[in-house]
Context: one part of a larger RNA
RNA sequence: CUAAUGCGAGGGAACUCGGCAAAUUAGCCCCGUACCUUUGGUAUAAGGGGUGCCUGUUCUUCUAGCCUUGUGUUAGGAGAGCAGGUCGCAGUGACAAAGGGGUCUCGACUGUUUAAUAAAAACACAGGAAGCCGCAAGAGCGAAAGCUUGUGAACGGCUUCUGAAUCCUGGCCAGUACAGGUACCUGAAACCUGGGUCCAACUGGGCUAAGGGCCUGCAAACGCCGGGAGUAACUCUGACUCUCUCAAGGUAGCCAAAUGCCUUGUCGGGUAAGUUCCGACGUGCAUGAAUGGAUCAACGAGGGCCCCACUGUCCCCGCGUAGUACCCGGUGAAACCACAUAACGUGGACGAACAGUCCACGAUCUCCCAGCGGGAAAAGAAGUCCCUGUGGAGUUUUACUGCAGCCUGCCGCUGGAAUACGGUUGUGGAUACAGAGUGUAGUCGGGAGCUUUCGAUCCUGUGUUCUCUGGGACACGGGGGAGGCAACAAUGGAACACCGACUUUCUGUAACCGUGUUUCUCACCGGCCCCUUGCGGGCUGGAACAACGGUAGGUGGGCAGUUCGGCUGGGGCGGCACGCCCUUGAAAAGAUAUCAAGGGCGCCCUAAGGUUGGCUCAGGGGGGACAGAAACCCUCCGUAGAGUGCAAGGGCAAAAGCCAGCCUGACUGUAUCCCAAACAGUAAGGGAUGCAGAGGAGAAAUCCGGGCUUAGCGAUCAUCCAUGCUCCCCUUUGGUGGGGGCUGGAUGUGUCAGAAAAAUUACCCUAGGGAUAACAGGCUCGUCGCGGGCGAGAGUCCCCAUCGACCCCGCGGCUUGGUACCUCGAUGUCGGCUCUUCCUAUCCUGGUCCUGCAUAAGGGACCAAGGGUGAGGCUGCUCGCCUAUUAAAAGGGAACGUGAGCUGGGUUUAGACCGUCGUGAGACAGGUCGGACUUUAUCUGCUGGGAGUGUAGGCUGCCUGAGGGGAAAGGGUCCCUAGUACGAGAGGAACGGGACGCUGUAGCCUCUAGUUAACCGGUUGUCUGAUAAGGCAGUCGCCGGGCAGCCACGCUGUUGUGGAUAAGAGCUGAAAGCAUCUAAGCUCGAAGCCUCUCCCGAAAAGAGGCAGCCAUUCCAGUUUCACUGGACGAAGGCUCCCAUAAAAGAUGGGUUUGAUGGAGCCGGGGUGUAAAUCAGAAGACUUCGGUCGACUGGUUCAGCCUGCGGCCACCAAUAGC
Repeated sequence: CUAAUGCGAGGGAACUCGGCAAAUUAGCCCCGUACCUUUGGUAUAAGGGGUGCCUGUUCUUCUAGCCUUGUGUUAGGAGAGCAGGUCGCAGUGACAAAGGGGUCUCGACUGUUUAAUAAAAACACAGGAAGCCGCAAGAGCGAAAGCUUGUGAACGGCUUCUGAAUCCUGGCCAGUACAGGUACCUGAAACCUGGGUCCAACUGGGCUAAGGGCCUGCAAACGCCGGGAGUAACUCUGACUCUCUCAAGGUAGCCAAAUGCCUUGUCGGGUAAGUUCCGACGUGCAUGAAUGGAUCAACGAGGGCCCCACUGUCCCCGCGUAGUACCCGGUGAAACCACAUAACGUGGACGAACAGUCCACGAUCUCCCAGCGGGAAAAGAAGUCCCUGUGGAGUUUUACUGCAGCCUGCCGCUGGAAUACGGUUGUGGAUACAGAGUGUAGUCGGGAGCUUUCGAUCCUGUGUUCUCUGGGACACGGGGGAGGCAACAAUGGAACACCGACUUUCUGUAACCGUGUUUCUCACCGGCCCCUUGCGGGCUGGAACAACGGUAGGUGGGCAGUUCGGCUGGGGCGGCACGCCCUUGAAAAGAUAUCAAGGGCGCCCUAAGGUUGGCUCAGGGGGGACAGAAACCCUCCGUAGAGUGCAAGGGCAAAAGCCAGCCUGACUGUAUCCCAAACAGUAAGGGAUGCAGAGGAGAAAUCCGGGCUUAGCGAUCAUCCAUGCUCCCCUUUGGUGGGGGCUGGAUGUGUCAGAAAAAUUACCCUAGGGAUAACAGGCUCGUCGCGGGCGAGAGUCCCCAUCGACCCCGCGGCUUGGUACCUCGAUGUCGGCUCUUCCUAUCCUGGUCCUGCAUAAGGGACCAAGGGUGAGGCUGCUCGCCUAUUAAAAGGGAACGUGAGCUGGGUUUAGACCGUCGUGAGACAGGUCGGACUUUAUCUGCUGGGAGUGUAGGCUGCCUGAGGGGAAAGGGUCCCUAGUACGAGAGGAACGGGACGCUGUAGCCUCUAGUUAACCGGUUGUCUGAUAAGGCAGUCGCCGGGCAGCCACGCUGUUGUGGAUAAGAGCUGAAAGCAUCUAAGCUCGAAGCCUCUCCCGAAAAGAGGCAGCCAUUCCAGUUUCACUGGACGAAGGCUCCCAUAAAAGAUGGGUUUGAUGGAGCCGGGGUGUAAAUCAGAAGACUUCGGUCGACUGGUUCAGCCUGCGGCCACCAAUAGC
């Protein structure tokens, strides 16, 4: 020093983010208790009083005994009172044991939660609401079997939202979701069907389920809830009016709020002072009603603010205790390590731009010990921020692609009936009308007969049916009794009886099929019972449905896989600089970058193409017609000043421009070259040239493979097309059809040499990057700060007492930027605290000059960095605002100095709330509550303490002083000068002198105060047999005192002298006959500089000086100007006892020739009157002898103790090296 504790004068939160921590309070009894309230609470509210011991006494009650059975008595216990006495600082005497109050906020409450940084406002909760569900249900797990809810059955179960009670819960159905409906539209497979094919492939159509379109409902479903004008008799405001618009335009409430940017909103309260707090206001960036709104008693280890009490949190620190540390003995690691064969400081223009290593200067003998934590961009961990990766993962969704699940159609398992309707086929019957014709002639063929008493034609009644309204057909009756029809003829396109075939329409019937409904039982699925284990039986419910399997359509973040471009003065947002064209940049070959500057393209045109021929433009002058000309006509000039389809450049005049004729070369095939792509290679694309063929224009030469030119564009795979070629395969006798190949074309990749593709991550991971951001540094200095030049102007006049525009020139490296050079195998990030040093552009203090300076007080400037520059309120703040002081409350740097020094309030992990944004996961330089700060110091550095060597012998003492350090002082108030100088007055100095505070600093303990685990005393509980003496109750049980020591809150000291200077003031004095403080010379002049003064300081390598003592002697040996070994010797040291010293070393004292320490005695001092004994004591009992008794008095200023002073050798300082 530390961490754990005890105490603290005066003040009492001034500390701090914040009363964190600590302190206070505390049990029991009595008294007494507010607001509010859900009447239960709040409440131990708050605030007061009492409490020990002894003696006596009253009452209650329990147990046991006795006999006189009673209001009895004896013994013991528990409890409630009363009276008296008595001691102490203190009586729940120790231990144990709430600090309290007021007011907001959030959550109603008790409860639960992130085991190991979050206990909360989050979760839960009772209560409220909605949705699903009649049980073989709904919901969940599972591939299924099966299981759970459920031993349950709507007063039940499941899902979701909200979150007690109270008062309430507004408007909107346009969007999304859900539910219901649906004439119509759309809608797959199966089925039916067309084309095609001898068959197929292939390609159409019809019918049609769910779903969708469409309609309706639904917000305690997801959600949403406007703007602009005008208007009232001061002004303001706007009840009122107008207008745009919506699905509806935010109602009741509430508010700068956990929600308000601006914002420290404005007003009020509290405070000396209030970014927080409370009450209001509402202009609400962006409040608001079960994503619940408002309010609210009680509750809360939740979060703000205030007050009382209390305190070492602080002013401002001090002392004590025990444990580390330190020393001794034992044992004995680790981190780390380019350098160990060692790595100093300062400055720096060098250096990858913050050096132990480079440069300069300084410093530097070697080693050890204890400390400190400035540096080693210290260690720890391949940065968690940022970016990158064709690296991951979690989550979300209207990303892409799928899969469960669910809905639905068809088929299988799958059977029998009935009925209604529909379809197909067969069959019976009927039906078939232009006009003409007797007549209602379906078509064709055969055909000369057919039919009839088994009742013909005909008449008649009823009924059914068809119909062209003329009539026809059928059935059942009654009459009647022998024909009728056809052929022939006529009409007509067709001629009729009868028979056969076929068609149209209607109808009956049969079979098959379909749809709907009903029914059956035998598949199938349940329930119950039985024998008993069997692929069992019986009864019963359902039933060809369901379930299951297959197939098809829909739905489908429930689940899975995957993706989530690039460039980029970091990334994101923005943009496209991502494919092309033109100009500049581009530096006179070519090429050439930037998110450089200026612009274009993703077309157009059957003429705007080919060819032949002709013409000349824009503009201007003159003239004409006309009422009037830019327009129409004539004439002249006219190198392009026009035009060219579209940008710009280049180009173009008998044309490349304008007009006309005829045409289609805007051809086919092939070869080569060039651009793209400087210089090597390379795709698409573009351009040029040649040859062959067939053509166009022209008399011809010739020209023509699009357009005056340079932009106008696109792989593989896939699909389709071709009238192109005809090599192959299939079908096939052949024809034909299909497929492949070659060539060409269309569909497109604009991220344009071309994946099929959304978000989020603060729950995150990984590989890397200083190739790339945030901090710091470097460079720069627009910005910032400071200064200068000029002097428009202000200043009554007058630029310069003071202020100073426009413009111009610098400096600094504090602000903010720019940049991306160092650091991403890590340099800890804001503010505060602590502590040191430096700068000056000086706030005060010192010395000067000017003033629009009378004095006083100011303003401006020069020199000057020695010292000082403080305390509070608010906020995390730096800053700032405010309060009261002050001589002044200056500005800055040191990695925005300082986290191996502290803190951790803010920012910036994980939890949570609000507002806003987002469908959502989530996000927010928006707000809010909560939230782990590691390291034993190796080197260096620094502060101290030692050892050795050197200084040519050793030792002792005293000096010198190179050099270094300090601030040892700084400032104020008052008085005298002096009411003087000055001034009209009001006011009002100075030189010089004195007194007294303050701040700093050095020392000390006489006083005061603190501590004082030496000591003395009091006292509680308990234990040791006891009244004596003690132990323990936190490493003093608590309390009251307290010497020495250490200390501050106490006391003492604290300053001048000389020299050289700064700004400035001068003397003499030239250059320059003057003038001039300067050039030579000389004199002054500051808190600043240097001395004297205080401290360190011979390791000051130039290693010093003076004085004293001892030795330089003897012996032996040898390599003989000397060395080696031994002996002697002076002084010192060690050992020993200690303290005025002290971590270890060191220092100082003593060592018998001795008072060094201990013991003893005396004194001084602390406490406060010991034990024992005698006497007393409120009373009580008594066998009358005495006994019990807290406590009091005397012996007793006692006893006990003593780190101090003195005396005294009793003990130890011996023996020795």
Annotation
This is a predicted structure of a 1217-nucleotide part of an RNA (large-subunit ribosomal RNA, half B) from a Nitrososphaerota archaeon. The prediction has a mean pLDDT of 80. It was read from a public genome assembly. Lineage of the source: Archaea > Thermoproteati > Nitrososphaerota. Rfam family: Archaeal large subunit ribosomal RNA. Rfam links the family to the GO terms ribosome and structural constituent of ribosome.